[in-house]
Transfer RNA from a Candidatus Saccharimonadota bacterium, 72 nucleotides, folded computationally.
It matches the Rfam family "tRNA". Gene Ontology term of the family: triplet codon-amino acid adaptor activity. The family's RNA type in Rfam is transfer RNA.
RNA sequence: GCGGGUGUAGUAUAAUGGUUAUUAUAUGAGUUUUCCAAACUCGAGAUGAGAGUUCGAUUCUCUCCGCCCGCA
Numbered sequence: 001g002c003g004g005g006u007g008u009a010g011u012a013u014a015a016u017g018g019u020u021a022u023u024a025u026a027u028g029a030g031u032u033u034u035c036c037a038a039a040c041u042c043g044a045g046a047u048g049a050g051a052g053u054u055c056g057a058u059u060c061u062c063u064c065c066g067c068c069c070g071c072a
Base pairs, nucleotide, nucleotide: 001071002070003069004068005067006066007065010025011024012023018055027043028042029041030040031039048064049063050062051061052060
């Protein structure tokens, strides 16, 4: 330099165009317990950036950025 893949809470994930973006874990508060752990309830937290298509984009298209793989 060329080609391919990928990017969603702290971490790991679901959502193949349809309206509060899912679940687990971690974290915060509460209940329970003599205390801890466990269990239960509640809460906060995310679509890499920009543009386009569309009534509507995590999803489709383009550019850039990060990461991974291959070729030279």